[in-house]
The part of an RNA shown here (small-subunit ribosomal RNA, central domain) has 343 nucleotides and comes from Ceratopteris richardii. NCBI's taxonomy places the organism under Eukaryota, Viridiplantae, Streptophytina, Polypodiopsida, Ceratopteris. The coordinates come from a structure-prediction model, not an experiment, and the mean pLDDT is 81. It matches the Rfam family "Bacterial small subunit ribosomal RNA".
Context: one part of a larger RNA
RNA sequence: CUGACCACAAAGGGUAUGUAGGCAGUGUAUCAUGUUAAAAGUCAAAGGUGCUAGCUCAACUAGCAUAAUGCCUUCAAAACCAAUUCACUCAAGUGGGAUAGAGGGGGGUGGAAUUUCAUGUGUAGGAAUAAAUCUAGAGAUAUAUGAAGGAACACCAAAGUAUCAAAGGCAACUUUCUAGGUCUCUAGUGAUGCUAGGUGUGAAAGCUUGGGGAGCAAACAUGAUAAGAUACCCUAGUAUUCCAUGCCAUAAAUGAUGAGUGUUCAUCCUUGGUCCAUGGAUUGGGGGCUUAGCUAACACGUUAAACACUCUACUUGGGAGUAUGGUUGCAUGACUGAAACUC
Repeated sequence: CUGACCACAAAGGGUAUGUAGGCAGUGUAUCAUGUUAAAAGUCAAAGGUGCUAGCUCAACUAGCAUAAUGCCUUCAAAACCAAUUCACUCAAGUGGGAUAGAGGGGGGUGGAAUUUCAUGUGUAGGAAUAAAUCUAGAGAUAUAUGAAGGAACACCAAAGUAUCAAAGGCAACUUUCUAGGUCUCUAGUGAUGCUAGGUGUGAAAGCUUGGGGAGCAAACAUGAUAAGAUACCCUAGUAUUCCAUGCCAUAAAUGAUGAGUGUUCAUCCUUGGUCCAUGGAUUGGGGGCUUAGCUAACACGUUAAACACUCUACUUGGGAGUAUGGUUGCAUGACUGAAACUC
């Protein structure tokens, strides 16, 4: 470079934003860079092809003709690409009016429960259960009252399918700051758009410093079980889990399905708007089933894995996400990333 692929077989970057580059709405006019047509020139010889001739034939050699995508010049064409001009409104965003939501940051407040402590009542077990370790006459468990402290927010609530957010993710109540969406009016801008590097963000675990520490709980230590038991079970229990701060940059980061735009059967449920108002129409989401189509099959099916276009990441068993080098990090590591050999 060409071909074929990327839900499940190898293969979609965790995710967004956005510069160069690539690609990109409608109409008018101009231009003639690419593009197209015609003509002229050129395209050495040898070689190629055709015909003919010469060596006894052939290879070989010679003659004539032809071919020669290309390049350049001149004169034209104007659909498309490029450039220029003037406009447009459907893309995109702005504005007015409504509206739904666990969207995000900060502050404050609340009740239930666990634990601990204090005091009262009260007496023999409690816990686990197959048992023991453990705990209890120095009065436990239970029960009542009070206090302290930390973490998480039952019911409402629909739980395989709801809401919001780019993804990660987001759930007690209240207040404040703040982002995005949808509908509607078409007021105004008029292609301002879509997509690599880069940059931001990114669960849990882990790391730095300082707090906090109720419950749970790696490690560690017992008790059991068992042939053994460095486990499953029980008792106890530190880091962690929480907050602030700065790192880390990975997950089956999953819809195992990149982003954007357009075009395509019917039907049911649900949610946010608008319009008429029993019920319909329309629009933005979330689901079920299915036509055409597609698929190796399973399945997908207007939220496509259908039909098309644009940009982009990636892809042939193992060795191997290893070695080496580089970048990065406090570190654990992360990113980039082969080959020999083997089948």